Context: one part of a larger RNA
RNA sequence: UCCGGCGAGUUGUGGUAUACGGCAGGUUAAGUCUUUACGGGACGUAGCCAGAGGGAAACCAAGUCUUAAUAGGGCGUUAGUCGUGUGCUGCAGACGCGAAAGCUGUGUGAUCUACCCAUGAGCAGGUUGAAGCGCGGGUUAAACUGCGUGGAGGACCGAACCCACUUGGGUUGAAAACCGAGGGGAUGACUUGUGGGGAGGACUGAAAGUGUAAUCAAACCAGCAGAUAGCUCGUUCUCUCCGAAAUAUCUUGAGGGAUAGCGUCGAGCCACUAUUUACCGGGGGUAGAGAUACUGAAUCGGAUGGGGGCCCUUCCCGGGGUACCUCACUGAACCAAACUCCGAAUACCGGUAAAACUAUCUCGGCAGUCAGUCCGCGGGGGAUAAGCUCCGCGGUCGAGAGGGAAACAACCCAGACCGUCUGCUAAGGUCCCUAAAUAAUACUAAGUCACUAAGGAAGUUGAAGUGCCGUGACAGCCGGGAUGUUGGCUUAGAAGCAGCCACCAUUUAAAAAGUGCGUAACAGCUUACCGGUCGAGCAUUUCUGCGCCGAUAAUGAACGGGAGUAAGUAUUAUACCGAAGCAACGGGUUCUAGUCUUCGGACUAGAGCGGUAGGAGAGCGCCGAUGAUCAGAUACAAGCCGUACGGUAACGAGCGGUGUCGGGGUCAUCGGGUGAUUAUGCCGGA
Numbered sequence: 001u002c003c004g005g006c007g008a009g010u011u012g013u014g015g016u017a018u019a020c021g022g023c024a025g026g027u028u029a030a031g032u033c034u035u036u037a038c039g040g041g042a043c044g045u046a047g048c049c050a051g052a053g054g055g056a057a058a059c060c061a062a063g064u065c066u067u068a069a070u071a072g073g074g075c076g077u078u079a080g081u082c083g084u085g086u087g088c089u090g091c092a093g094a095c096g097c098g099a100a101a102g103c104u105g106u107g108u109g110a111u112c113u114a115c116c117c118a119u120g121a122g123c124a125g126g127u128u129g130a131a132g133c134g135c136g137g138g139u140u141a142a143a144c145u146g147c148g149u150g151g152a153g154g155a156c157c158g159a160a161c162c163c164a165c166u167u168g169g170g171u172u173g174a175a176a177a178c179c180g181a182g183g184g185g186a187u188g189a190c191u192u193g194u195g196g197g198g199a200g201g202a203c204u205g206a207a208a209g210u211g212u213a214a215u216c217a218a219a220c221c222a223g224c225a226g227a228u229a230g231c232u233c234g235u236u237c238u239c240u241c242c243g244a245a246a247u248a249u250c251u252u253g254a255g256g257g258a259u260a261g262c263g264u265c266g267a268g269c270c271a272c273u274a275u276u277u278a279c280c281g282g283g284g285g286u287a288g289a290g291a292u293a294c295u296g297a298a299u300c301g302g303a304u305g306g307g308g309g310c311c312c313u314u315c316c317c318g319g320g321g322u323a324c325c326u327c328a329c330u331g332a333a334c335c336a337a338a339c340u341c342c343g344a345a346u347a348c349c350g351g352u353a354a355a356a357c358u359a360u361c362u363c364g365g366c367a368g369u370c371a372g373u374c375c376g377c378g379g380g381g382g383a384u385a386a387g388c389u390c391c392g393c394g395g396u397c398g399a400g401a402g403g404g405a406a407a408c409a410a411c412c413c414a415g416a417c418c419g420u421c422u423g424c425u426a427a428g429g430u431c432c433c434u435a436a437a438u439a440a441u442a443c444u445a446a447g448u449c450a451c452u453a454a455g456g457a458a459g460u461u462g463a464a465g466u467g468c469c470g471u472g473a474c475a476g477c478c479g480g481g482a483u484g485u486u487g488g489c490u491u492a493g494a495a496g497c498a499g500c501c502a503c504c505a506u507u508u509a510a511a512a513a514g515u516g517c518g519u520a521a522c523a524g525c526u527u528a529c530c531g532g533u534c535g536a537g538c539a540u541u542u543c544u545g546c547g548c549c550g551a552u553a554a555u556g557a558a559c560g561g562g563a564g565u566a567a568g569u570a571u572u573a574u575a576c577c578g579a580a581g582c583a584a585c586g587g588g589u590u591c592u593a594g595u596c597u598u599c600g601g602a603c604u605a606g607a608g609c610g611g612u613a614g615g616a617g618a619g620c621g622c623c624g625a626u627g628a629u630c631a632g633a634u635a636c637a638a639g640c641c642g643u644a645c646g647g648u649a650a651c652g653a654g655c656g657g658u659g660u661c662g663g664g665g666u667c668a669u670c671g672g673g674u675g676a677u678u679a680u681g682c683c684g685g686a
Base pairs, nucleotide, nucleotide: 001686002685003684004683005682006681011092012091013090014089015088016087017086018085019084020083021082022081023080025049026048027047031043032042033041034040053060054059063075064074065073066072095234096233098231102224103223104222105221107220108219115197116196117195118194119193120192121191122190123188125157126156127155128153132149133148134147135146136145137144161185162184163183165182166181167180168179169178200216202212203211237619238618239617240616241615242614247260248259249258250257251256261369262368263366264365265364266363267362268361273359274358275355276354277353278352279351280350281349282348288342289340290339295336296335299332300331301330302329304328305327306326307325308324309322310321311320312319313318372397374395375394376393377392378391379390380389381388402413403412404411417587418586419585420584422583423582424581428577429576430575431562432561433560437574438573439572440571441570442569443568449564455549456548459546460545462543463542464541465540466539467538468537476533477532478531479530480529482506483505484504487501488500489499512527516525517524588609589608590607591606592605593604594603595602596601620675622672623671624670625669626668627667628666629665630664639658640657641656642655643654645652646651
């Protein structure tokens, strides 16, 4: 993992609502008697509920309380009760499984391990050579010293024994701590046998919260105990109708609850009450806008004045100047969520009319929801970041299938009762993959189409403006481009061309006191300008359509692919395809209305029938009980095997085998240990 079986809203009691039944006041409890023998029947009025309320109470009473009140107001002036079923709920383990913990006990443990006590045992071999002692030297005597003897030590080396520092292996192991190779101690605070001691908030501890039987920041066993779990998981057959929420307030509250909101079921109320549209009447200070209409912000000027600074002048008083600061004045342009002289659209409130027969509203039973999500619009926060976060309005998903967007909860179209080898459409499409297309006019040359910006560019389309132009433009080519003069100054030089000043005049068709290159300075080349040649448009600016560059990331990919010059883009026309949409035909079911009725229902018409949490309703199957009925000796039933049948579903038959006397089927009523793909479920098997 798979298969089979088991496996979770129960029971008692109190309350409440509802359906049905009894009585009209209802009803018995314990108990007693009786009975066809235990299922029941009768008695039993103790008790309970109802029968009058109001007030804190005295008290009063269909009223009473408040109050000075006879005003006003509050609560009253309504038939219940007993039982059965069902929904929910309080108390109980209360749908099932699940803690980590807590407490109780003269409870069990020191055969493991830590410490202690008693009594025993063990430590190959080798090394070193303390004190003491003896003899010699030495001394007055000592001290001291040499040699010997001696055999001390938490002494040395190293087996047994004890330990566990390193490393390799092992790591579903040979082993719930081992194996190999090395390592440390090895006469000691040593190791070890046997017996004994003390224990659970206690013992023990050369101290690590260590050890106390593979268990330790409080052992194990049993009990309280089905602890508690606002948490996780699981919770078993079918169909029908309706169908949410992810918000507000409070909360030791934030992943929990309570009340309201939103759902459902029942009852009541049927009013133009809610809803929509049109019109009429309202208030507003948002969008926008504005600024000599305030508050504040803020830019560029102007001339005048006040205050201050600085400079000059002055013995003092004073005077003058100012590209400085500041406050007023004034011109122009301009800004604001916490500015407003103004001011919409919507929205909201009230009224009138119409539409739709939809909903609203009141009371009661039962819920679920309190983590929302993305998209569009209006905003706050953030960086006018986020698939970010927080509000408001709307939509989708959530709880929504189908078609489109290649694939793609939240985008576009569209809301799936069932069936059909019917038709029409939506979004989106019509060269092939792939259902369906043609025509017209333009544009694009980039494979743009089929990712992006600032910025850049004689790409190209269209529109407009300005200037020049057959008295010849623009470009090219041919020729001229001179003289005073090398202008003056400066300079070593400065001659058009380092720099400064000036920028005249002449000859001319025209030619600068010189546009650029160049020279040390000249020279030289060139331009402006003029003539000729040529012969028709040229130059520049603005707007606009489609393109180009900008364009760089890690395997190879930015039309879905092929491919396409349209099968791209823009505009237009007419077709077609295309969904569970709409229509057609057939069928089912719910509700409403009508007709008929043997009161069971039938028929007709219309509208509906996506659905999570959840509410309501109707059924299927299993086991057992009671009653009625049926089958069975030629196998009647269950079970098992096979099978092409029926039903809207749970499910139900028929037939053929097997199955050997025991169970059974159908209908009605009743009762439940009544339905399993999931609980890291339990037991068994593979």